RNA sequence: GACAAAGGCAAACCUUCCGUGAGGAAGGGACGCAAAGCCACGGAACUCUACGAGUCAGCCGGGUCGCCGAA
Numbered sequence: 001g002a003c004a005a006a007g008g009c010a011a012a013c014c015u016u017c018c019g020u021g022a023g024g025a026a027g028g029g030a031c032g033c034a035a036a037g038c039c040a041c042g043g044a045a046c047u048c049u050a051c052g053a054g055u056c057a058g059c060c061g062g063g064u065c066g067c068c069g070a071a
Base pairs, nucleotide, nucleotide: 001068008033009032013028014027015026016025017024018023031058037064038063039062041061042060043059045055046054047053048052
């Protein structure tokens, strides 16, 4: 970050399973994404067996690896 190229990921929703729950996994499916790869370090939001523990990276910031090579 391009009226490029090769590709990649996969929201909502549906089915099955796991979890008290937020939510997660697999399959289908595409709203979108230049990091919508990974990391729970700092915030935000959310959950609960609640003052502790957890969810979430497609909320923001940060860290880190990565494809292409026009302006």
Overview: The RNA shown here (c-di-GMP-I riboswitch aptamer) has 71 nucleotides and comes from a soil metagenome. The prediction has a mean pLDDT of 89. Of the family's consensus pairs, 100% are formed in the model. The RNAcentral record of the sequence draws on MGnify.